[in-house]
RNA sequence: CUCUUAUCAAGAGCAGGCGGAGGGACGAGCCCAAUGAAGCCCGGCAACCGGCGGCAACGCACGGUGCUAAUUCUUGCAGCGAUACGCUGAGAGAUAAGAG
Numbered sequence: 001c002u003c004u005u006a007u008c009a010a011g012a013g014c015a016g017g018c019g020g021a022g023g024g025a026c027g028a029g030c031c032c033a034a035u036g037a038a039g040c041c042c043g044g045c046a047a048c049c050g051g052c053g054g055c056a057a058c059g060c061a062c063g064g065u066g067c068u069a070a071u072u073c074u075u076g077c078a079g080c081g082a083u084a085c086g087c088u089g090a091g092a093g094a095u096a097a098g099a100g
Stems, first nucleotide, its partner, number of pairs: 001100008013042001016041003022032003026076004043068003048064003051060003072092001077089005
């Protein structure tokens, strides 16, 4: 990097530390940000894989990840119904586990 499978309407620091301007994948929109962005540390959430306990359902959260504004913030293609709009599916993206 590609492929397969599963999940993506819940949850997690407005009094934490360092840091200093950007960030929300991409385009469009709409937002967040010096009452401090990204990033790092600490804390927290979850429980996909391993581990441990259990006959099992399930539990613990020890190890490997992940996540910690807004439904994957909305939408980008198609279908259906409608005045702005709504619903469904696909695509794209993210994460985990496995394969090449």